[in-house]
RNA sequence: GCGGUGGUAGUUCAGUGGUAGAAUGCUUCCUUGCCAAGGAAGAGGUCGGCGGUUCAAGCCCGCUCCACCGCU
Repeated sequence: GCGGUGGUAGUUCAGUGGUAGAAUGCUUCCUUGCCAAGGAAGAGGUCGGCGGUUCAAGCCCGCUCCACCGCU
C1' cells in the first nucleotide's frame, strides 16, 4: 500500500429499512433475625466520526478513525 472482519448501555453481545433490546452489573423496594438466593420497579445509549440515499437509517452507499486478521 491492497483486501477482509469488527466498533451498539459500565461489561459481554443481539438487532438484514419502521418505538434501540437481552444477559450481567448499578440504584430503590419486597421477602429474611442477618447474609445469600429469589421477586418487583428504575436509572443508564449523540448506535466510533462526517456526509449521502430514503417519507423513514444501528441497518443501504461514500469518506474517515480505531482494533484484529490476511496479502504484498
The RNA shown here (transfer RNA) has 72 nucleotides and comes from Candidatus Microgenomatus sp.
The organism belongs to Candidatus Microgenomatus, within Bacteria.
Its Rfam family is "tRNA". Rfam classes the family as a transfer RNA.
The sequence was found in a public genome assembly.
Model confidence (mean pLDDT): 83 of 100.